Bacterial RNase P class A from Cyanobacteria bacterium SBLK, 372 nucleotides, folded computationally. Rfam family: Bacterial RNase P class A. The family is grouped with related families in Rfam's "RNaseP clan". The sequence is in RNAcentral, with records from ENA. It is recorded under the gene name rnpB. Lineage of the source: Bacteria > Bacillati > Cyanobacteriota.

RNA sequence: AGAGUCGGCGAGAUGGUUGCAGGCUUGGCAACGAGCGUGAGGAAAGUCCGGGCUCCCGAAAGACCAAACUUGCUGGAUAACGCCCAGUGCGAGCGAUCGCGAGGAGAGUGCCACAGAAAAAUACCGCCAUUAUCAAUGACCAAUUGAUAAUUGAUAGUUGAUAAGGGUAAGGGUGCAAAGGUGCGGUAAGAGCGCACCAGCAGCAUCGAGAGGUGCUGGCUCGGUAAACCCCGGUUGGGAGCAAGGUCGGAGGGGCAAGGGUUGGUCUUUUUCCCGCCCCGAAUUUGGCGAACCGCUCGAGGUAUUCGGUAACGAAUAUCCUAGAUAGAUAACCAUCCUCGAACAGAACCCGGCUUACGUCCGGCUCUCUUU
Numbered sequence: 001a002g003a004g005u006c007g008g009c010g011a012g013a014u015g016g017u018u019g020c021a022g023g024c025u026u027g028g029c030a031a032c033g034a035g036c037g038u039g040a041g042g043a044a045a046g047u048c049c050g051g052g053c054u055c056c057c058g059a060a061a062g063a064c065c066a067a068a069c070u071u072g073c074u075g076g077a078u079a080a081c082g083c084c085c086a087g088u089g090c091g092a093g094c095g096a097u098c099g100c101g102a103g104g105a106g107a108g109u110g111c112c113a114c115a116g117a118a119a120a121a122u123a124c125c126g127c128c129a130u131u132a133u134c135a136a137u138g139a140c141c142a143a144u145u146g147a148u149a150a151u152u153g154a155u156a157g158u159u160g161a162u163a164a165g166g167g168u169a170a171g172g173g174u175g176c177a178a179a180g181g182u183g184c185g186g187u188a189a190g191a192g193c194g195c196a197c198c199a200g201c202a203g204c205a206u207c208g209a210g211a212g213g214u215g216c217u218g219g220c221u222c223g224g225u226a227a228a229c230c231c232c233g234g235u236u237g238g239g240a241g242c243a244a245g246g247u248c249g250g251a252g253g254g255g256c257a258a259g260g261g262u263u264g265g266u267c268u269u270u271u272u273c274c275c276g277c278c279c280c281g282a283a284u285u286u287g288g289c290g291a292a293c294c295g296c297u298c299g300a301g302g303u304a305u306u307c308g309g310u311a312a313c314g315a316a317u318a319u320c321c322u323a324g325a326u327a328g329a330u331a332a333c334c335a336u337c338c339u340c341g342a343a344c345a346g347a348a349c350c351c352g353g354c355u356u357a358c359g360u361c362c363g364g365c366u367c368u369c370u371u372u
Stems, first nucleotide, its partner, number of pairs: 001368008009359001012337007020039002023036005041344001045355002048353005053241005058271008067236003071233002073087004088102001089100004103231002108229002110225003124172002126168003130164008141153004180198006199221001201218007245294003248290002252280005259275003301320008338341001
């Protein structure tokens, strides 16, 4: 200097005046005052995931079947999660470090366009030996001859062409992908046919809690695709959301358990929620309406210390209370000081995550390069 990662802050501080919204105390019959104290975020946002809470389908539990789910390496953590933590494997990077829709293709079925002979056992070209036919060449040999010269004849062999039935996956060509890869040997040509190394698979041993790691041995070798059906494991009752829903204005309470009523389907058990039955009491209906109150903010809460754990996280002790409106408050001004004050952005039932937006902000650790 550049990069990586983890964490923090997010905006001036102090004091004062005024305004607004809740709370507590207090004065007052009340209306209304007085005092004290509090008053937006790290994302309050998107509403993507997981829960709490509430109501409806009466409820709770269990068995089997079905359905749905981008739920899917292992272990942990948690109220729960697809988040988080730690690890494994693979991939990227010189590195710190980062990423992964990471079960099964050796259970079965299907698919693999175009091209290509063949897309899972396929022979198009090529290579190879054999057989047949044809052509060229042509010894030894035979004939002629006085002759070992020369000429003639015929065969084997060799070479080439064609055909047949075979062998071959080395080579060519096609393709995203071609039957393990490279090399040496071997062979008629070839081939894991043999060998060495590498990759893969299986078995055994060993290490690990596990995913997996390491080593040895073996036969040599098995294409891809599961964001195709499917198989395996896991999870899940459905719907509506605080404008849920309840109280009040406004009458219901107690008892019984033989019968009926059930969330994807079938079944089983329990329950007294409703219907039912009995008793007591009230009243004359029903339910609309009002929006006064509750829900509403004390909660899987915050802070500090100690302890356990590598960590996520958990436990104990102490301490704190920190917006709660309903058309919606959270603002304005002044003084002093300083390092002179930026961006994204405004709670509406609550909580845990994720994602997105944001700042010439602050710090720790690590890596790489350069200079001294």